Context: one part of a larger RNA
């Protein structure tokens, strides 16, 4: 490069926005740049094919052929441009609705911990058993007050909502998306997307705070042949918070995105419309079987892994290696882009 792939066998970028690019809805005029088709010129010699001629050769000879280019012509179908139109694809507005969407501010109740008092004595604690550690300097229980800090129990469910990552006590302010409906407006403004941008859990970093729980590291008890562990008593980074960093996950639906067709059943959640009598229609979402198909099989199965279609990513034994060197980024940790000897 080509093919064939890409849920689990290698292989979907963590995810979005979006620029260059690529592909792109209807009817109609224009034009002819491509493309298809015919003529014609070139396309030096040699040489290669292809024919003759000879037994035959690396030999002679002859007109041909040569996917290009270049000009010109015609003609149809498709298309790119261009111009006018159209709404059904994108958006816009108008009434509604539903939600843990965020981002900030206050609020709160239960439970740990700690502390002060009161009551009352000899254990409590932990385990399989135990010990360390704690308790007469009065615990462990119990009443009752105070401090701090952290996460919010039922409600909760195949639920919601959000690109993702992620989201859950309550109330208010501010905000971002989405569905229903209805007419009305705009008139292809679409889709993807190579560099590029924003966001991205948990650990981890830099400054300033906090500092109940829990708990890397550590100690110390045990176990055990050892026990740098599994179990228990402490317990510091850190988990919180506020700015900046880091840019990675089994980051998972191991399944890029977006369109368009496609037997059926059941449950959910959110509209509208009907009908106030319960098995109704219809739109969007969301889960559970399944016929055709597909699949190596498991299985998927109208939010496909059917059946096309456009676009990016990616992959090509196993290992060395996601390594080493060199940019690039970073405060550092590393991050990313990424080989090859070799060896099976």
């Nucleotide at each position: 490069g080509u093919a064939g792939g890409c849920g689990u066998a290698a292989a979907g970028g963590c995810c979005a926005c979006g620029u260059a690019g690529g592909c792109g809805a209807u009817g109609a005029a224009u034009c002819g740049a491509g493309u298809u088709g015919a003529a014609a010129g070139u396309g030096a010699a040699a040489g290669u094919c292809a024919c003759c001629a000879a037994a035959a050769a690396u030999u002679g000879g002859c007109a041909g052929a040569a996917u290009g280019c270049u000009c010109u012509c015609a003609a149809a179908a498709c298309c790119a441009a261009u111009u006018c139109a159209c709404u059904u694809g994108a958006g816009u507005g108008a009434g509604a609705c539903a939600g843990a969407u965020g981002a900030g501010a206050g609020u709160g109740g239960a439970a740990u911990u700690u502390c002060a008092u009161g009551u009352g004595u000899a254990g409590g604690g932990g385990u399989a058993a135990a010990a360390u550690a704690u308790g007469c300097c009065g615990a462990u229980c119990u009443a009752c007050g105070a401090a701090g800090g952290a996460a919010c129990a039922c409600c909760a469910a195949a639920a919601a909502a959000g690109a993702a990552g992620g989201c859950a006590a309550c109330u208010c302010u501010c905000u971002a998306g989405g569905u229903c409906c209805c007419u009305a407006c705009c008139g292809a403004u679409g889709c993807u997307g190579g560099g590029g941008u924003a966001c991205g859990a948990a650990a981890g970093c830099a400054u300033a705070g906090g500092g109940a729980g829990c708990g890397a590291a550590u100690a110390g008890g045990a176990u055990u042949a050892g026990a740098u562990a599994c179990c228990c008593u402490g317990g510091u980074u850190g988990u919180c918070c506020a700015u900046g960093c880091c840019a990675u996950a089994a980051a998972u639906g191991a399944u890029g995105a977006g369109u368009g067709u496609u037997c059926g059943c059941c449950c959910u959640u959110g509209g509208u419309c009907g009908a106030u009598g319960u098995g109704g229609a219809u739109c969007a979402a969301g889960g559970g079987c399944c016929c055709a198909g597909c699949u190596a099989a498991u299985g998927c199965g109208u939010g496909a892994a059917a059946c096309a279609c456009u676009c990016c990513g990616c992959u090509u034994g196993g290992g060395g290696a996601g390594u080493a060197c060199a940019g690039u980024c970073g405060c550092a940790a590393g991050a990313u882009c990424a080989a090859a000897a070799c060896u099976c």
Molecule: small-subunit ribosomal RNA, central domain
Organism: Ehretia macrophylla